[in-house]
Predicted 3D model of a 126-nucleotide RNA (Guanidine-I riboswitch aptamer) from Alphaproteobacteria bacterium HGW-Alphaproteobacteria-3. NCBI's taxonomy places the organism under Bacteria, Pseudomonadati, Pseudomonadota, Alphaproteobacteria. Its Rfam family is "Guanidine-I riboswitch aptamer". The family has 100 seed sequences and 1,509 matches in Rfam 15.1. Of the family's consensus pairs, 100% are formed in the model. Its mean pLDDT, the model's own confidence on a scale to 100, is 79.

């Protein structure tokens, strides 16, 4: 200097926005209640219902970590067991141990949208 591996899967969380649910706001529609009025018409207020638009608003749905957590798998070391005439190897299984380190933009991408998701253990820094 070059190449390869270390970087698998599932669940959860940090985090994230706004498809859908819900909340809130405004408007409209029909109905009720009391009030204004002697009464009708009408008026403003208010209650629940339906619809439309807006709003990330504690939440539900949803997305979600290489450098977060848990589990499973896989690999490595040691040991024991099983088949083979014996041994090694190989295959399968049990048990124990191990699987290090990791600062990180801008910008872009997808889904409804955003993000610690993906580009990306990237660029860069040490």
């Nucleotide at each position: 200097g070059c190449c390869g591996g270390c970087a698998g899967c599932g669940g959860c969380u940090a985090g994230g926005g706004u498809u859908c649910c819900g909340g809130c706001u405004u408007c409209g529609c029909a109905a009720g209640a009391g009030c204004g009025a002697u009464a009708c018409a009408c008026g403003a207020u208010u209650u629940g219902g339906c619809g439309a638009a807006g709003u990330g608003c504690u939440g539900g749905u949803c997305c979600g970590a290489g450098a977060g957590c848990c589990g499973c798998a896989a690999c490595c070391u040691g040991u024991c067991c099983g088949g083979u005439g014996a041994a090694c190897a190989g295959c399968g299984g049990g048990c124990a141990g191990g699987u290090a380190c990791a600062c990180g933009g801008c910008g872009g991408g997808a889904c409804a949208a955003a993000a610690g998701c993906c580009c990306g253990g990237g660029a860069g820094a040490c």